Formats: sequence, C1' cells, structure tokens
RNA sequence: GCGCGUCCCGCAGGAGAGAGUCAGCCCUGAUGCUGGCCGCCGAAGGCGCAAACUCCCAUAAACGCUCAGGCCAAAGGACUGCGGGUUAAGU
Repeated sequence: GCGCGUCCCGCAGGAGAGAGUCAGCCCUGAUGCUGGCCGCCGAAGGCGCAAACUCCCAUAAACGCUCAGGCCAAAGGACUGCGGGUUAAGU
C1' cells in the first nucleotide's frame, strides 16, 4: 500500500396477518388512544432444535415457538443493492 470479513451512517427496495368486537376517553389529527375478549402474522428483538464426530460438550437458519412485537395507513422491518466511515484475518 492492498485487503475477505466486522460494526456504524445515508439513500433506494422490502413480506405477512381482523379498518374484528365490547366499554371508556377524545373527536384538532391517518376511523385515534386505553383496557377486556376472540381470531391471526413472522422478516425487529428473544427462545429452541440437527447432522457433520459410534460418546460428551459447544454450535445454525429465512426451520420451529410466539414472550415481546405486529394485523388500513404511518412508523417499524430480517434481508438486498449503492455510497461513506470504522476496524481488520491476511498479504
């Protein structure tokens, strides 16, 4: 000097599922907010599991669970692309 990869920021894209029902409060604002009841969703987060290795331990996901979150819109959103920065195995 280059630099797989890590992390952060910006921009763009980004699914699913009742605009359910009852009560209360509001009604200036997306048919709002809070609580109860029932029905659902999985791609924030969280939890769980396999083989590889005759045993044990450790270990994964977009798989499973649905605690949390979500079910018009908005917001959020795993992940992808581009740009910038950080760190960096190695060379």
Molecule: Glycine riboswitch aptamer
Organism: Pseudomonadota bacterium